[in-house]
Context: one part of a larger RNA
RNA sequence: GGCAUGUGGGGGAUGUCUUGGCGCCAGGAGGCGAUGAAGGGCGUGGAAAACUGCGAAAAUCCCGGGGGAUCGGUUAAACGCGAGUUGAUCCCGGGGUACCCGAAUGAACGCAUUCCGAAUCCAUAGGGGUGCGUGGCGAACCCAGCGAACUGAAACAUCUCAGUAGCUGGAGGAAGAGAAAGAAACCUCGAUUCCGUCAGUAGCGGCGAGCGAACGCGGAAGAGCCUAAACCGAAGGGGCUUGCCUCUUCGGGGUUGCAGGGCCUGCAUUUAGAAGGCGAUUACCUUAGCGGAACGAUCUGGAAAGUUCGACCAGAGCGGGUGAUAGUCCCGUACGCGACAAGGGAAAGCGGACGAGCAGGUCCCUAAGUAGGACCGAACACGUGAAAGUCGGUCUGAAUCGGCGGGGUCCAUCCCGCAAGGCUAAAUACUCCCUGGCGACCGAUAGCGAACCAGUAGCGCGAGCGAAAGAUGGGAAGAACCCCGACAAGGGGAGGAUAGUGAACCUGAAACCACAUGCCU
Numbered sequence: 001g002g003c004a005u006g007u008g009g010g011g012g013a014u015g016u017c018u019u020g021g022c023g024c025c026a027g028g029a030g031g032c033g034a035u036g037a038a039g040g041g042c043g044u045g046g047a048a049a050a051c052u053g054c055g056a057a058a059a060u061c062c063c064g065g066g067g068g069a070u071c072g073g074u075u076a077a078a079c080g081c082g083a084g085u086u087g088a089u090c091c092c093g094g095g096g097u098a099c100c101c102g103a104a105u106g107a108a109c110g111c112a113u114u115c116c117g118a119a120u121c122c123a124u125a126g127g128g129g130u131g132c133g134u135g136g137c138g139a140a141c142c143c144a145g146c147g148a149a150c151u152g153a154a155a156c157a158u159c160u161c162a163g164u165a166g167c168u169g170g171a172g173g174a175a176g177a178g179a180a181a182g183a184a185a186c187c188u189c190g191a192u193u194c195c196g197u198c199a200g201u202a203g204c205g206g207c208g209a210g211c212g213a214a215c216g217c218g219g220a221a222g223a224g225c226c227u228a229a230a231c232c233g234a235a236g237g238g239g240c241u242u243g244c245c246u247c248u249u250c251g252g253g254g255u256u257g258c259a260g261g262g263c264c265u266g267c268a269u270u271u272a273g274a275a276g277g278c279g280a281u282u283a284c285c286u287u288a289g290c291g292g293a294a295c296g297a298u299c300u301g302g303a304a305a306g307u308u309c310g311a312c313c314a315g316a317g318c319g320g321g322u323g324a325u326a327g328u329c330c331c332g333u334a335c336g337c338g339a340c341a342a343g344g345g346a347a348a349g350c351g352g353a354c355g356a357g358c359a360g361g362u363c364c365c366u367a368a369g370u371a372g373g374a375c376c377g378a379a380c381a382c383g384u385g386a387a388a389g390u391c392g393g394u395c396u397g398a399a400u401c402g403g404c405g406g407g408g409u410c411c412a413u414c415c416c417g418c419a420a421g422g423c424u425a426a427a428u429a430c431u432c433c434c435u436g437g438c439g440a441c442c443g444a445u446a447g448c449g450a451a452c453c454a455g456u457a458g459c460g461c462g463a464g465c466g467a468a469a470g471a472u473g474g475g476a477a478g479a480a481c482c483c484c485g486a487c488a489a490g491g492g493g494a495g496g497a498u499a500g501u502g503a504a505c506c507u508g509a510a511a512c513c514a515c516a517u518g519c520c521u
Base pairs, nucleotide, nucleotide: 001520002519003518004517005516006515007514008513009512015506016471017470020442021441022439023438024437025436026435027434028433029431030430031137032136039101040100041099042055043054044053046079049075050074051073061095062094063093064092065091066090070083071082072081108134109133110132111131112130113129114128115127116126141172142170143169144168145167146166152159156206182189183188193220194219195218196217197216203211204210224423225422226421227367231252232251233250234249235248236247237246238245239244240243257401259366260365261364262362263361264360265359266358267357273354277350278349284344285343286342287341289337290336291335295310296309297308299306311328312327313317319331320330321329372396373395374394375393376392377391378390382408403418404417405416406415407414458465459464478505481493482492483491484490
């Protein structure tokens, strides 16, 4: 020096554990805000700091309800001082208070109304008052406006990525869409939305890469309505030939594609349905809670829930805790019960505004700078193509039911529908959040970045980036007292089931280090 074994040191792997995460399901909620939000600052306790709570009425005040013996939140014990069966602390509901910043506003803007009121007579502009609204924040979902590039095409320009990301505006608990100028195919269907299929089909495509339907069928849900116009009437204004024309507003009427409606004539004339209302300060649900069965002994042990023996309950043997593994010890569980107040909130039933006529005549109405066209774009699975249908810009520009649009250029026949006004629940999307449940999800280098005082410490001028860090023990019983040492560190006794559980604390692997012994050189 090496090897081996042993004993230690060192280190913190492994095992076990879980207070924290992750995902899914169901129900709820789906907003908060000028009555000042979200988020902060600073305060606030007998007591220094931090967290939590609260706001100068400051770990709170008042009322109602629950509850029933302790209590003055946590780290965090002690001390001090108090409260409570005349019901505190605590939990639920309601109310009060709520400093400063923050939309931050003693403002601004919009609408309504009223008053004042220029040049300039009326008026208008403008100004004042009052009332109402808006503003900001918020995870995703939704609608709309604007809108990339990397990338793919094995380069790249059309194309793709993608109408994605991103930015902006707006709304709701959903949004959007929606009651056929539809889809079909000679048969028919009958608003919209969503799912499955049709189908990676038909197609589109430097026919490259790629993009990619619809009809039909099967399901979820299911709901239909209101205006404009003709016509009638009222009020007001204007015109004039003074009883007409016209305009505005309002009321009635009317809403359709077997076309419907108006007006005129004739004939009939009451039922289906049905909004608001009552039911209803309702039932019921949510926001505190309450009741809730049944076990003892023996042995081992520090400790019994384990062992053995003998019982009991069960609409309850889900789960958790308790000094090891408990149906019967505790909390619970099955089952049953419960609300002053606040919030949500039906239905049956009652009642019922309203609410389809038929035939004939008349030819009055049925959404115009609209539909369509040209050019240029966009979006449709469809890249200009034979390119229909849809939307937009510019320029044009119809018909009026004997009408008009569509059926993928176009024409005919045939069929289907009725644009140029509007509303509409459900089935669908999402989850910042609340409650409950579940997991061939993780178990501290995992699982959220964060199990722990984490968006912290720290870094960065800033936008922003962003950790590490869990476990003594059943109980602190956290080692009185003695000894060595320096009044140290550390160690030895003692105590305490065990201290090799001693706070650098469960287990305690390996690297690495030391010592002891053996062997080799």
This is a predicted structure of a 521-nucleotide part of an RNA (large-subunit ribosomal RNA, domain I) from a Nitrospiraceae bacterium.
NCBI's taxonomy places the organism under Bacteria, Pseudomonadati, Nitrospiria, Nitrospirales, Nitrospiraceae.
RNAcentral holds the full RNA, with entries from ENA.
It matches the Rfam family "Bacterial large subunit ribosomal RNA". Gene Ontology terms of the family: structural constituent of ribosome and ribosome.
The coordinates come from a structure-prediction model, not an experiment, and the mean pLDDT is 85.